[in-house]
């Protein structure tokens, strides 16, 4: 923005605007007629008169017909046309009916003919035939100013009357005549209109490159208004085309309209110009003008009519039907205006037109009410339960009356026209006619017009999308990856601002939203305004045609260019101003502009053209130089492989990560000779050296050849530069034909590898590589970087040449033509380029527009095939790409740590039990942890309880908590009886009358009872959460801040050179500080002092059975304080640093051992059953209370663990030495009893006093290698103990029983010193119960060569298509 369409709503008016599709097919009416003042016939109704015979008037009217003029205009439609068409600007060889002007005419005659009348054919259309009659109808004659034709002598060619009026004159009384108008003929000019011709514009497609015989011209004939192959006959053989002919597609063109800052895109409805059309196709007639929408004619389809012989038709005019379709209107009114056609005029036609009906299609106004109104109402939503919000919104009160509605009044669109009067023209005229003025009188579809005045009464008059983000506008409930949303991202798996409802908001409003299209944004085809090293994009390289560019300068021209005027460029449109509808839209007057085309003047700088010259760009001779440049031939060129022949020799060779296949006793491999053989290649020299246009070019030597480069002169004098098409070269591989064939080596065959192994690896081999000649025509043909020219900082290297210079050299300095490396400004997303440019510019090719189908199909063209070149589309995706940032990861790299390895001890997996798991079983075996980091875990202790699960019984304001009633002042405990498992129920009794008071049933407290809020859930969601924990990991990192540096993400600092356990230091550094971590500060433990001795402790005295006691506080110890380790000191060694390595001293040596202390973060890690809470569930039940049972089951698997297998050991005996701890509903001595577990009685101790308490591994003896005097599972008897209670299901003790196992496959774990192993004590939970947990003491090792390798960490660095990494 739209001629729109389609959802949901719809109040009035004004202007507009309305089959985009089937140029399908149409019923039915109506759209072009008109003149009697051109001509000839001709009624009727009705009326008036009559002599009833008629006759006048209507009437010369209706009608048809001859004749005129109009039916070529207006009105549709866009089907053909890519030009016979538009547009703009030009031209010469034409024609024009009515109109304007002008000059001359306008005499005088004839023959027909429709109508009509009569016959007569056909259903019908429609006609035949004979007779009548007229003209402005049709034909001659005269006449000829101007036309026309001519051979310049001449020829030729016209007409029509009609109206009105009238004074003489005439008169057949019809009229002549005259005059006035209108017709008519010629002709000339104009206007108008049309017709022809040129130039430039004017869509795609080259997978359409050649087209063309009337075809291009020419000469004569014809034709036409007119040029002209316009048509014909002869001659010529031309004509257009890459600046796109031909050919297929598509399509009416413009002014204009939409967009756009503009250039441009894109369209061409209404409005206005031009074209073509009229059912389809052809065709002429007639006319001023047609090849004619509502004419003719032939032919073709379709349609009706038909008496089957034959006719009739054409809405793409207005209505209006059918069909097609997403979709487009009344079978309306009137000629009142305005245009148009006739006509002298009246008048008459006129779906032109004017207006009206329908449609919110579209712009544009207006309305649906104002004001006041907080109890912030009721109701809705929400809600942290206080409130918030809808909302001044509503009610209420006060007012107003637009518009819509009923009654009224009431412009403008009308000018004309006719009637009378005047005046003026004209005329012989006061007639006639014409013009002007006057006066009366007519004419309105719209229309109940617009507009306005009364009335009444807020009365009749609001929806639509949206609300995650773009993008304005937030919430509840409902669903639960379901239903659905979506324009792009994307939302929805139980807390959805994204679904679908509500409230509540935003935005627009008689509209709103959706679809559809066009442009914009989008510089995403880049004229203005893009690019091609890595994103899409430099042809593999060269010759070189057209073409495009082009060095200095003279003079000269004016094509480009510049500037002035002319003409044109329609109107309407945009635009600026004014005026008009109450205002906008609308309309409407001016003016600007149409950026354009043509001519015509002037100017000359640049560009073109021509003209002369010039040398700096470009060649040419000339004299060097340097090269694996190209091409033919030749080499008794050498070294190596193979092969072949002659010896030595003997058993293996050979190949691989191991290996085997193959060669070898037929003698290999190895070794020596061989002036045998053949074939390919040319070690060193060898260089980010050379040359070549690229492809590529390497032994030696001769010949032919191209090029580059230096250096001084001479010569040409723009001869240059690109280059579409062409054309030529062009790695390897492949083809064809013929030759070679030693190596090497696709296919292929074997041997291995492997899960396979059509592979990498080995052993063998054919094409092929090689040579001639022919083909092919592609490579990541690459610097992924077309060519040429000029300019723009600097250093280093190399290679061929040239100049100078001294110290004459392995010198240095300038210079060129190459070829490298760094690198300034600049360029660039960046990386990176950087005088060999990817900078700054200039010229000319190629090539590119998202990815993927695809360089592929089709079609061409090329090849002898492979195939090449040229090159789509359907369809599909919302990405694909490119460079760079942090991570993260690599069977990459570099350095470093760690019981990671390793080097050692000692288990573990195999046995028997304990334990937890998992599985199964089960009424229930409650629930949770699941690699590491679940698994002797949550439980530091399940017989009831615990407990959450079952089954079974019971209670429902509830086992608990807070609130309002009322009622008791005690309630309550207690004890009995009775029914039950048992909760509970029913009942008897004993006790004791609360407490404060303001003296009030006031407070406060306990109880019961009723009824509601409510309580109550170990019900769900740890992926809604708070807290608490585990893990990487006590690893050494993990951030800021400000500056820097980068477009940015980031980066720097934290890198980096050396140290540490450590981002610990130190040094360097565009960084400089700081912070959370590392250490340190705390606690224990080892030493010392010192203070303090009592329940400790006893050197010395005294005394005792005995630190028992006097004494004492020196000793140990106990607990407070201090003190002591800092690389402090020496040496070395590192950089004079930090540090490291020895040493001393010292009870301790480099963080002295050990704990406690866990940075930013990760695992959606673990817990909703510790607590704590959002959300959703249950509420006589998922709550609550009892009583059994159950978590303790067992064909089976795992983890952790004890205890074992024996003599480093089992048994008996004897006998020293700790330590942390812990004790009152406890630890208990000591005596007794009992084989013992334990019992009975009991001192002491609220504990440096008592108790627990016995430490054990020792030593001595006996077993003597055995399923044992190892080894204890199992069972079975008889017992203790805790407990209401020990069956399911404790723990223990005696007697008896004596299972398995004889050191444990694969695999695995823990430990670096007072560790590991051993070996016994204490605690916590707990009535009782552990082979678990915490925790203490005794005894007391072995080994660490080192980091290649396994596991995990940390730094740098490096790949990366990975980020759920």
């Nucleotide at each position: 923005u739209u001629g729109a369409a389609c959802g949901c709503u719809g109040g009035c008016g004004g202007c507009a605007g309305g089959c985009c599709u089937a140029a399908c097919a149409c019923a039915u009416g109506c759209a072009a007629g008109u003149c009697g003042a051109g001509c000839g016939c001709g009624g009727a109704a009705g009326u008036c008169c009559u002599u009833c015979g008629g006759g006048g008037c209507g009437a010369g009217u209706a009608g048809a017909g001859c004749g005129g003029c109009g039916g070529a205009c207006g009105g549709g439609u866009g089907a053909g046309u890519a030009a016979u068409g538009c547009u703009u600007g030009g031209g010469a060889a034409u024609c024009u009916a009515c109109c304007c002007a002008g000059u001359a005419g306008c005499g005088g005659g004839g023959g027909a003919u429709a109508a009509c009348c009569u016959g007569u054919g056909g259903a019908a259309a429609c006609g035949c035939a004979g007779g009548c009659u007229a003209a402005u109808a049709c034909c001659g004659c005269a006449u000829a100013c101007g036309u026309c034709c001519u051979a310049c002598g001449g020829g030729a060619g016209a007409a029509a009357g009609c109206a009105g009026g009238g004074g003489a004159u005439c008169u057949u009384c019809g009229g002549a005549c005259c005059u006035u108008g209108c017709a008519c003929u010629a002709u000339u000019g104009g206007a108008u209109g049309a017709g022809c011709c040129c130039a430039a514009g004017u869509c795609g497609g080259a997978u359409u490159a050649g087209c063309u015989a009337g075809u291009u011209g020419g000469u004569g004939g014809g034709g036409u208004a007119a040029u002209g192959g316009c048509u014909c006959a002869c001659c010529a053989a031309g004509g257009c085309g890459a600046c796109g002919a031909u050919c297929c597609g598509u399509a009416g063109c413009u002014g204009g309209u939409c967009u756009g800052a503009g250039a441009g895109g894109a369209u061409g409805a209404u409005c206005a110009g031009c074209c073509a059309c009229a059912c389809u196709g052809g065709g002429a007639c007639u006319g001023a003008g047609a090849c004619a929408c509502g004419g003719c004619c032939c032919a073709g389809a379709c349609u009706c009519c038909u008496a089957c012989g034959g006719g009739a038709g054409g809405c793409a005019g207005c209505a209006g039907u059918g069909g097609g379709g997403a979709a487009u209107a009344u079978u309306g009114g009137a000629c009142a205006a305005u245009g148009g056609g006739c006509g002298a005029a009246a008048g008459c036609c006129u779906g032109a037109u004017c207006c009206a009906g329908c449609c919110a299609u579209g712009c544009c106004g207006c309305g649906u009410g104002u004001g006041u109104g907080a109890a912030g109402a009721a109701g809705g939503c929400u809600c942290u339960a206080g409130g918030g919000u809808u909302g001044u919104a509503a009610a209420g009160c006060a007012c107003u009356u637009u518009c819509a509605g009923u009654a009224g009044g009431g412009a403008g669109g009308a000018a004309u026209g006719a009637u009378u009067a005047u005046u003026g023209a004209u005329u012989a005229a006061u007639a006639c006619u014409c013009a002007a003025u006057a006066a009366u009188u007519u004419u309105g579809a719209c229309g109940u017009u617009a507009c306005u005045u009364a009335c009444a009464g807020a009365a009749g008059a609001a929806g639509c999308a949206c609300c995650g983000g773009c993008a304005a506008a937030c919430u509840c409930c409902g669903u639960g990856c379901c239903a659905g949303c979506a324009g792009c991202c994307g939302c929805g798996g139980u807390a959805a601002u994204a679904c679908g409802g509500a409230g509540g908001g935003u935005g627009c409003g008689a509209g709103c939203g959706u679809u559809a299209a066009u442009c914009g944004g989008a510089a995403u085809u880049a004229c203005u305004g893009g690019g091609c090293g890595u994103a899409a994009a430099g042809c593999g390289c060269g010759c070189g045609u057209a073409g495009g560019u082009g060095g200095u300068u003279u003079g000269a021209u004016a094509a480009g260019c510049u500037a002035g005027c002319u003409g044109u460029g329609a109107a309407a449109g945009c635009c600026c101003u004014g005026g008009g509808c109450u205002c906008a839209a609308c309309c409407u007057g001016g003016g600007a502009a149409c950026u354009g085309c043509a001519g015509u003047u002037a100017g000359a700088a640049c560009u073109g053209u021509c003209u002369g010259a010039c040398u700096a760009g470009a060649g040419u001779a000339c004299a060097g130089u340097a090269g694996a440049g190209g091409g033919u031939g030749g080499c008794g060129g050498g070294a190596a492989u193979u092969u072949c022949c002659u010896g030595u020799g003997u058993a293996g060779c050979g190949g691989u990560g191991a290996a085997a296949u193959g060669c070898g006793u037929a003698g290999a491999u190895a070794u020596a000779g061989g002036a045998a053989a053949g074939g390919a290649a040319c070690a060193u020299c060898a260089g980010u050296g050379g040359c070549g246009a690229a492809g590529g070019c390497g032994g030696c030597c001769a010949c032919c050849u191209g090029g580059a480069c230096u250096g001084a002169u001479a010569c040409u004098g723009a001869c240059a530069c690109u280059g579409a098409g062409g054309u030529g070269c062009g790695a390897a591989a492949g083809c064809g034909u013929g030759g070679g064939g030693a190596g090497c080596a696709a296919a292929c065959a074997g041997g291995a590898u492997u899960a396979g192994a059509u592979a990498c690896c080995c052993u063998g081999g054919u094409a092929g590589u090689c040579c001639a000649c022919g083909c092919c025509g592609u490579a990541a043909a690459c610097g992924a970087u077309g060519u040429c020219u000029a300019c723009u900082a600097g250093c280093c290297g190399u290679u061929g040449g040239g100049a100078g210079a001294c110290u004459u050299g392995a010198u240095c300095u300038c210079u060129u033509a190459g070829u490298g490396g760094c690198g300034c400004a600049g360029c660039u997303a960046a990386c990176g380029c950087g005088a060999u440019a990817a900078g700054u510019a200039g010229a000319c090719c190629g090539c590119c527009u998202g990815g993927g189908g695809a360089g592929u199909a089709c079609g061409g063209c090329c090849g002898c095939a492979a195939g090449g070149u040229u090159a789509a589309a359907a369809c599909u995706c919302a990405a694909a790409u490119g460079a760079a940032u942090u991570g993260a990861c690599g069977g990459g790299g570099a350095c470093c740590c760690g019981c990671a390895c390793a080097a050692g001890u000692a288990g573990u997996g195999g046995a028997g039990c304990a334990u937890g798991u998992g599985g199964u079983u089960u009424a229930a075996u409650u629930c949770g942890a699941a690699g590491a980091u679940a698994c002797g875990c949550g439980c530091a202790g399940a017989a009831c309880c615990u407990u959450a699960c079952c089954a079974a019984c019971a209670c429902u304001u509830g086992a608990c908590a807070u609130g309002u009633u009322c009622g008791u002042c005690g309630c309550g405990a207690c004890u009995c009886u009775a029914a039950g498992a048992g909760a509970u129920u029913a009942g008897a009794g004993u006790u004791u009358u609360c407490g404060g008071u303001u003296c009030g049933g006031c407070c406060g407290g306990a109880c019961g009872a009723a009824a509601c809020a409510c309580a109550g859930g170990u019900g769900c969601u740890g992926c809604a959460u708070g807290g608490c924990u585990g893990u990487c990991g006590u690893c050494a990192g993990c951030u800021c801040g400000u500056g820097u540096c980068g477009u940015g993400a980031g980066a720097u600092g934290u890198u980096g050179g050396g140290u540490u356990a450590a981002g610990u230091c130190c040094c360097g550094c565009a960084a400089c500080g700081a912070g959370c971590g590392c250490a340190a500060c705390c606690c224990u433990c080892a030493c010392u002092u010192u203070u303090a001795g009592u329940u400790g402790c006893c050197a010395u005295c005294a005394u005792u059975a005995a630190g028992u006691u006097g004494g004492g506080c020196a000793c140990u110890c106990u607990a407070g304080a201090a003190g002591a380790a800092c690389u402090g000191c020496c040496a070395g060694u590192g950089a004079u640093a930090a540090g490291c390595u020895g040493g001393a001293g010292g009870a301790a040596g480099g963080u002295g051992g050990g704990g406690a202390u866990g940075a930013c973060g990760u695992c959606a890690a673990g817990u909703c059953c510790u607590c704590a809470u959002g959300g959703c569930c249950c509420u006589u039940a998922c709550g609550u209370g009892u009583u059994g049972g159950g978590c303790u089951a067992c064909a089976c698997a795992c983890g952790u663990g004890c205890u074992a297998c024996a003599a480093u050991g089992g048994c008996a005996u004897c006998u020293a030495c700790a330590a942390c701890a812990g004790g009152a509903a406890g630890c208990a001595a000591a005596a007794c009893g009992g084989c013992a577990a334990c019992g009975u009685u009991a001192a002491g101790c609220a504990a440096a006093u008592c108790c627990c308490g016995a430490a054990a591994a020792g030593a001595u003896g006996c077993c003597u290698c055995a399923g044992u005097u190892c080894g204890g599972a199992u069972u079975g008897c008889a017992c203790u103990c805790u407990g209401c209670a020990a069956c399911u299901c404790g723990a223990g003790u005696g007697c008896a029983u004596g299972a398995a196992g004889c050191u444990g496959g694969a695999a695995u774990u823990a430990c670096u010193a007072g560790u590991a192993a051993u070996c016994g004590u204490g605690g916590a939970u707990c009535a009782g119960c552990g082979u678990g947990c915490c925790a203490c003491g005794g005894u007391g090792a072995a080994u660490g060569c080192g980091u290649u390798c396994c596991c995990g960490g940390g730094u740098c660095u490096u790949g990366u298509a990975c980020a759920c990494a």

Notes: The prediction has a mean pLDDT of 86. This is a predicted structure of a 1365-nucleotide RNA (small-subunit ribosomal RNA) from an uncultured marine bacterium. Its Rfam family is "Bacterial small subunit ribosomal RNA". Its family is annotated with structural constituent of ribosome and ribosome in the Gene Ontology. Rfam 15.1 lists 42,628 matches to the family in 10,626 species.